[in-house]
Context: one part of a larger RNA
RNA sequence: UGACGGGGGCCCGCACAAGCGGAGGAACAUGUGGUUUAAUUCGAUGAUACGCGAGGAACCUUACCCGGGCUUGAAAUGGAGACGAAUACGUAUGAAAGUAUGUAGUCAGCAAUGACGUCUUUGUAGGUGCUGCAUGGUUGUCGUCAGCUCGUGCCGUGAGGUGUCGGCUUAAGUGCCAUAACGAGCGCAACCCUUGCCGGUAGUUACCAUCAUUCAGUUGGGGACUCUACUGGGACUGCCACCGUAAGGUGCGAGGAAGGUGGGGAUGACGUCAAAUCAGCACGGCCCUUACGUCCGGGGCGACACACGUGUUACAAUGGGUGGUACAGAGGGCUGCGACUGCGCGAGCAGAAGCUAAUCUCUUAAAGCCAUUCUCAGUUCGGAUCGGAGUCUGCAACUCGACUCCGUGAAGCUGGAUUCGCUAGUAAUCGCGCAUCAGCCAUGGCGCGGUGAAUACGUUCCCGGGCC
Numbered sequence: 001u002g003a004c005g006g007g008g009g010c011c012c013g014c015a016c017a018a019g020c021g022g023a024g025g026a027a028c029a030u031g032u033g034g035u036u037u038a039a040u041u042c043g044a045u046g047a048u049a050c051g052c053g054a055g056g057a058a059c060c061u062u063a064c065c066c067g068g069g070c071u072u073g074a075a076a077u078g079g080a081g082a083c084g085a086a087u088a089c090g091u092a093u094g095a096a097a098g099u100a101u102g103u104a105g106u107c108a109g110c111a112a113u114g115a116c117g118u119c120u121u122u123g124u125a126g127g128u129g130c131u132g133c134a135u136g137g138u139u140g141u142c143g144u145c146a147g148c149u150c151g152u153g154c155c156g157u158g159a160g161g162u163g164u165c166g167g168c169u170u171a172a173g174u175g176c177c178a179u180a181a182c183g184a185g186c187g188c189a190a191c192c193c194u195u196g197c198c199g200g201u202a203g204u205u206a207c208c209a210u211c212a213u214u215c216a217g218u219u220g221g222g223g224a225c226u227c228u229a230c231u232g233g234g235a236c237u238g239c240c241a242c243c244g245u246a247a248g249g250u251g252c253g254a255g256g257a258a259g260g261u262g263g264g265g266a267u268g269a270c271g272u273c274a275a276a277u278c279a280g281c282a283c284g285g286c287c288c289u290u291a292c293g294u295c296c297g298g299g300g301c302g303a304c305a306c307a308c309g310u311g312u313u314a315c316a317a318u319g320g321g322u323g324g325u326a327c328a329g330a331g332g333g334c335u336g337c338g339a340c341u342g343c344g345c346g347a348g349c350a351g352a353a354g355c356u357a358a359u360c361u362c363u364u365a366a367a368g369c370c371a372u373u374c375u376c377a378g379u380u381c382g383g384a385u386c387g388g389a390g391u392c393u394g395c396a397a398c399u400c401g402a403c404u405c406c407g408u409g410a411a412g413c414u415g416g417a418u419u420c421g422c423u424a425g426u427a428a429u430c431g432c433g434c435a436u437c438a439g440c441c442a443u444g445g446c447g448c449g450g451u452g453a454a455u456a457c458g459u460u461c462c463c464g465g466g467c468c
Base pairs, nucleotide, nucleotide: 008468009467010466011465012464013463015459016458019422020421021420022419023418026313027312028311029310030309031308032307033306034304035303042053043052064299065298066297067296068295069294070293077123078122079121080120081119082118083117084116087104088103089102090101091100092099093098107114108113126288127287129286130285131284135282136281137277138276139275140273142271147186148185149184150183151182152181153162154161155160166177167176168175192265193264194263195262197233198232199231200230201229202228203227207222208221211220212219236259239253240251241250242249243248302441315415319374320373321372322371323370324369325368331362332361333360336355337354340351341350342349343348381412386407387406388405389404390403391402392401428451429450430449431448432447433446434445
């Protein structure tokens, strides 16, 4: 100077408390450990690993294993030499890769030669091999916590201190006052995006009040409204009252769509953990070079006594089934979205309009509401598992795809110790979309809207953090 204390003081945070819903028990999905295996590729491991890298493992991917091949090599590049235009189509063998071999074809230029291809040779290549404790870059975390520093001056022999402390205040080292300090920088805040209100400009594919028309904003028309997208305004403790020297605080005060940071996002200081990543990429060193490189077929990454994490579905009547009926937002679409019609119980199939999309389409949102049924039961709850029959994608669904129909109908009657999330359009609950993608193991991830709560006395205690 820091760090630490079951030292003290002050102060924050879903940290506790007050509440609501979960996890821990069941079945399944998924990740991990362990075990097994020819291989079950590798990495991530308290918080900060474990639905993580992976925003798509049947082949490919793929790095692993077994087997079959190649050795200037799958791809790139320089030099030397030989042969042939390029290229197209076969045959034999084989699981394929490959190996052997045949036919057609004869470029530009007078030529030298050149371009292109194959082969030989050489310098090189190649390596998801090792080291994240040699590194760059990127990332997690403390933490969106309020801190971390510098110049000059002053103090101290010096390390260093002061400033940055004290009082009040703030979400904030935010500000005010005081002051051997005076200033400044990186952070805070603001500037950025989005959402909430009102103008102006512009009306097509959006909209429809008035006029006509129609099954239908369908058409004529309209520029009001909604909406779209560009540009402005608006909120500043600005006004009032009270408290305070000030900064500021309080007010079911006013006005206002919004009130004291309006809500949300992006934005992450100096640094910490020799934190993570050499398998995203780059890169030093080391190692392999007829193999630790590379191509192919098959297998594995999907194993299963068990243990843990994260989820989905339930255990039912605030519910399950059946019929009718209403209302979104945000996205995607040309090897695509596919209306509509027909066929099929259905997944889907056949034909096919429109749309490069505010035009067409995915697209009937679901919970909800109105009827009706079930009457507390392992059930008309629950749907695992298994049998059969199918659909689709794809060269190919045995290992190892999704979906449909019929049958089957397991555990499970609210879960021990313990533990997690959340303070408002939040939790809970309901569906919809997207990326990846041929298809999909998505119950994951990222978004979108619908319905829509309860509780916070308080800071003694647990955890983390800040200042003295």